This is a predicted structure of a 73-nucleotide RNA (transfer RNA) from Tydemania expeditionis.
Its Rfam family is "tRNA". It is annotated as a transfer RNA.
Lineage of the source: Eukaryota > Chlorophyta > core chlorophytes > Halimedineae > Tydemania.
RNAcentral holds the sequence, with entries from ENA.
RNA sequence: GCCUACUUAGCUCAAUUGGUAGAGCAUUGGUCUUGUAAACCGAGGGUUAUCGGUUCAACUCCGAUAGUAGGCU
Numbered sequence: 001g002c003c004u005a006c007u008u009a010g011c012u013c014a015a016u017u018g019g020u021a022g023a024g025c026a027u028u029g030g031u032c033u034u035g036u037a038a039a040c041c042g043a044g045g046g047u048u049a050u051c052g053g054u055u056c057a058a059c060u061c062c063g064a065u066a067g068u069a070g071g072c073u
Base pairs, nucleotide, nucleotide: 001072002071003070004069005068006067007066010025011024012023013022019056027043028042029041030040031039049065050064051063052062053061
């Protein structure tokens, strides 16, 4: 230098191929307990890497940029 894949909550990952962004763990409030843990019931937390385009509508499609991983030279 070229090719491929990936980038979504604090972390690990979904979103059924365009139609209201979710789960587990973690954090936090409560119940329970002599107390703690566990268990159970709730709550908060997201410019979906960035910028543009297509579309009535984009995490999803297209382009550029940045980053990560792998491969080739």